Background: This is a predicted structure of a 282-nucleotide part of an RNA (large-subunit ribosomal RNA, domain VI) from a marine sediment metagenome.
[in-house]
Context: one part of a larger RNA
RNA sequence: CGCAGGAUAUUUGAAGAGAGCGGUUCCUAGUACGAGAGGACCGGAACUGACAGACCUAUGGUGUUCCAGUUAUUCCGCCAGGAGUAUUGCUGGGUAGCUAUGUCUGGAAAGGAUAAGCGCUGAAAGCAUAUAAGCGCCAAGCCUCCUCAAAGAUAAGAUAUCCCUUCUGAUAUCUCUUCGGAGAUAAUUAGACUGAAGGUACCUUGAAGACGACAAGGUUGAUAGGCUGGGUGUGUAAGUACAGUAAUGUAUUGAGCUAACCAGUACUAAUUUACCGUGAGA
Repeated sequence: CGCAGGAUAUUUGAAGAGAGCGGUUCCUAGUACGAGAGGACCGGAACUGACAGACCUAUGGUGUUCCAGUUAUUCCGCCAGGAGUAUUGCUGGGUAGCUAUGUCUGGAAAGGAUAAGCGCUGAAAGCAUAUAAGCGCCAAGCCUCCUCAAAGAUAAGAUAUCCCUUCUGAUAUCUCUUCGGAGAUAAUUAGACUGAAGGUACCUUGAAGACGACAAGGUUGAUAGGCUGGGUGUGUAAGUACAGUAAUGUAUUGAGCUAACCAGUACUAAUUUACCGUGAGA
């Protein structure tokens, strides 16, 4: 820009893309078959590999924003307690998120037309013949079925709902005319009034994201931060008291601290607003 007004939701599905895989064991059955050795079709069940998708409850990884231990050194006047630097100083753990080696799921079943192949009826050609007329069966393959995406599918689809109904001139055309003019009009143009539904900007943000986009929210508010409570992690804080010459231990104490998690709560910040979009639709 188009989809013959504008808008918001929900959709149909032409064309397209993906998927389509394999193995083992058991039962049937040591049956059919076979002198024996051996050893099935058909049908059923359970596991499993590779591949693909999704996910983080559990198992693990990471987790320089959490907790603890510890070395050297500098500083906070000293002790105690801390902070900085040393690869995050090193070490032991670890929430959210992300993640695989982890978890879950998938290939199925079914229909149609067929290939090679197998048939029925059956003449030409009194026979025979699956074929000439006619009618069947049959493949991991083909077309559907399954998943994704899809109306720029210009043949531009469908459904539901919402919104806009103003006035005055000029020109043009048409009609009528008492020739002065009057009237009408999906046309052109000027000026007023109006500015909807909806959208955007702006702001608070996000398990969304390179940026656009997408999604949530903007006081009629839980969108983010803070605060409160909870969870999780770490592992018994500091101070004090006691015991010990002391290092240290014990009690207060599963203490203190606690990121991204879950709730609640307007305390802080989403203020005020501006713009786009028109006037019933050739």
It matches the Rfam family "Bacterial large subunit ribosomal RNA".